Predicted 3D model of a 93-nucleotide RNA (c-di-GMP-I riboswitch aptamer) from a Bacillota bacterium. The organism belongs to Bacillota, within Bacteria. The coordinates come from a structure-prediction model, not an experiment, and the mean pLDDT is 81. It matches the Rfam family "c-di-GMP-I riboswitch aptamer". Gene Ontology term of the family: cyclic-di-GMP binding.
RNA sequence: UGGUCGAACGGGCAAACCACCAGAAAUGGCGGGACGCAAAGCUACGGGUCUAAAGAUUCUAACAAUAGGGUCAACGAUCGCCGGGUUGCAACG
Numbered sequence: 001u002g003g004u005c006g007a008a009c010g011g012g013c014a015a016a017c018c019a020c021c022a023g024a025a026a027u028g029g030c031g032g033g034a035c036g037c038a039a040a041g042c043u044a045c046g047g048g049u050c051u052a053a054a055g056a057u058u059c060u061a062a063c064a065a066u067a068g069g070g071u072c073a074a075c076g077a078u079c080g081c082c083g084g085g086u087u088g089c090a091a092c093g
Base pairs, nucleotide, nucleotide: 005093006092012037013036017032018031020029021028022027035080041086042085043084045083046082047081048078049077050076055072056071057070058069059068060067061066
């Protein structure tokens, strides 16, 4: 200097749930709250998963306009699903 395992101190983050806000939704922000977390810091790059607004297609009603439903669909979301990339605190053996 790099890696790994285990322990300690001081700190850090914050799931579910609740209130408010944003959003079509998934979900996110903020406050409360702690299930957990040694990268639960950052990054949607690969895979997975979630949503399905626009769009496409189709069905039903209808002369039509239009309305409602199904399917496909990410340019949406998730880094607290996994992997990759990147940065990093404390401390003894």